Bacterial RNase P class A from a Candidatus Multivoradales bacterium, 397 nucleotides, folded computationally. The coordinates come from a structure-prediction model, not an experiment, and the mean pLDDT is 77. It matches the Rfam family "Bacterial RNase P class A". It is annotated as a ribozyme. A source record names the gene rnpB. The source organism's lineage runs through Bacteria, Pseudomonadati, Acidobacteriota, Thermoanaerobaculia and Candidatus Multivoradales. RNAcentral holds the sequence, with entries from ENA.
């Protein structure tokens, strides 16, 4: 100097004035008194992400005999944890000179299937240039050359993301794992490892089994739904439901009697349904029914209030275990609970950043993302600014 890793803080150092939201304590007031209110005083009062609402659980309600099919979700290995798709440590692969990072990292001999362009050929394939032989023609300085047709060949050229082990010798007409060596691959054992895996260790095999499953499939695991607007209790006003009870169902309406008012008469108009009884045949009582009023009762549901509600898989210090996540004990400790929603404005100093300077200072501007809402473990993202440890790779002393 650059750089990889892991933690910590985070309006960051302090005061001041006015305010807010919870609590306890003390007065005062309310004809309503475990309840409001309003004044004093002490105490607390946002985050490392509260945030996306992605995973996982805590609680709570609904739903639930059992199997099967479907769907999602997960994917090397051991272990951690309440659980998880987080976390830890390995392990393989990739990248990075290194600290280190980073990987959906199960099966492609179950089956179906896909591979753009480019190229002959894209799958158990493939003569385009090409290499070799062997027939026929032409041409010939006899060395061989062109053409052409039959046949060998995966070594060389080229395509491509991918083309059926690599290099070498030996072999061949030219070539091939056609032989061989060495590398590298496959199978098996053994040997380390819980494992996943590694092996430099024996042995066997010329070498086949190409690539995609964030294609469909296949295989193992798990998964019941809905969420604090969950959910419990209280509970109005209004409207509506059920019961009971009294009344009414004609004592009415209208219109005449030269104006008005009263009473009387006239006239029409209407007399809830059914039954059983009486009767002067007009209608009367009576029981049930139905409607319409009217009291009281009962239950539901809405407003609303109350609780869920913040002390828990909590935090801090120490000690043991363990590489490590993490786990045991002992001690201290209580640190927000609103509810249209508090946690806020300003004000001063100090810190950073530029500028001027007569070095005393003055002017200007920064100080993030973002903001609780039933809790809690993760993950992801977003952030001004600082600050502790570890490492690693150059230089130079």
């Nucleotide at each position: 100097g650059g750089a990889g890793g892991c933690c910590c803080c985070g309006a960051c150092g302090c005061g001041g004035u006015c305010g807010c939201c919870c609590u306890c304590c003390g007065g005062a007031g309310g004809c309503u008194c475990u309840c409001c209110u309003c004044c004093g005083g002490g105490g607390g009062g946002a985050g490392g992400a509260a945030a996306g609402u992605c995973c996982g659980g805590a609680c709570u309600c609904c739903a639930a005999c059992g199997g099967g099919c479907g769907g999602c979700a997960u994917g090397c290995u051991c272990g951690c944890c309440a659980a998880c798709g987080g976390c830890g440590a390995g392990g393989c692969g990739c990248g990075g000179u290194g600290a280190c990072g980073c990987g959906a990292c199960g099966g492609a001999c179950a089956g179906u299937g896909c591979a753009a362009c480019a190229g002959a050929g894209a799958g158990c394939a493939g003569a385009c240039c090409g290499c070799c032989g062997g027939g026929a023609c032409c041409c010939u300085c006899c060395g061989g050359g062109g053409c052409u047709c039959c046949g060998g060949c995966a070594a060389g050229g080229g395509u491509g993301a991918a083309a059926c082990g690599g290099u070498g010798c030996g072999g061949u007409a030219a070539g091939a794992g056609c032989g061989c060596a060495c590398c590298g691959c496959c199978c098996g054992g053994g040997c380390g490892g819980c494992g996943a895996c590694g092996u430099u260790c024996c042995g066997g095999g010329g070498c086949a089994c190409g690539g995609c499953a964030a294609a469909c499939c296949c295989c193992a695991u798990g998964c019941g739904g809905a969420g604090c607007a969950a959910g419990a209790c209280c509970g109005a006003a209004u409207a509506g439901g059920g019961g009971a009870g009294c009344g009414c169902g004609a004592c009415g309406c209208g219109g005449g009697c030269c104006g008005c008012c009263c009473g009387u008469c006239c006239c029409g108009c209407c007399c809830c349904c059914g039954g059983u009884g009486g009767u002067u045949c007009g209608c009367c009582a009576c029981c049930g029914g139905c409607g319409c009023g009217u009291u009281c009762c009962c239950g539901g549901g809405u407003a609303g209030g109350u609780u869920g509600c913040u002390g828990g898989a909590g935090g801090c210090c120490g000690g043991c275990g363990g590489c490590a996540a993490c786990g045991c004990c002992g001690g201290c400790u209580c640190g927000a609970g609103a509810g249209g929603a508090a946690u806020g404005a300003c004000c001063g100093c100090a810190c950073c950043c530029g500028g001027c300077u007569c070095c005393g200072g003055c002017c200007g501007g920064g100080a993030a993302c973002a903001g609780a809402a039933u809790c809690c473990g993760g993950c992801u993202u977003a952030c001004c600014g600082g600050g502790a440890c570890c490492u690693c790779c150059g230089a130079c002393c």